[in-house]
RNA sequence: GCCGUCGUAGCUCAGCGGUGGAGCGUCCGGCUGUUAACCGGCAGGUCGGCGGUUCGAAUCCGCCCGACGGCG
Numbered sequence: 001g002c003c004g005u006c007g008u009a010g011c012u013c014a015g016c017g018g019u020g021g022a023g024c025g026u027c028c029g030g031c032u033g034u035u036a037a038c039c040g041g042c043a044g045g046u047c048g049g050c051g052g053u054u055c056g057a058a059u060c061c062g063c064c065c066g067a068c069g070g071c072g
Base pairs, nucleotide, nucleotide: 001071002070003069004068005067006066007065010024011023012022013021018055027041028040029039030038048064049063050062051061052060
């Protein structure tokens, strides 16, 4: 330099054009003499950035940034 995959909550990841989710974690509550475990609940996201397509984009397209892999 070229090609490919990936980027979504604090962490690990779903979501393949029509309301942004789960598990774990944090926090609050229940239970317990206390802690842990267990049970219930809340909060937490400009979906990497900027454009484009579309009535409508996390999702499709382009460029850029970053991580990883391959080729040279």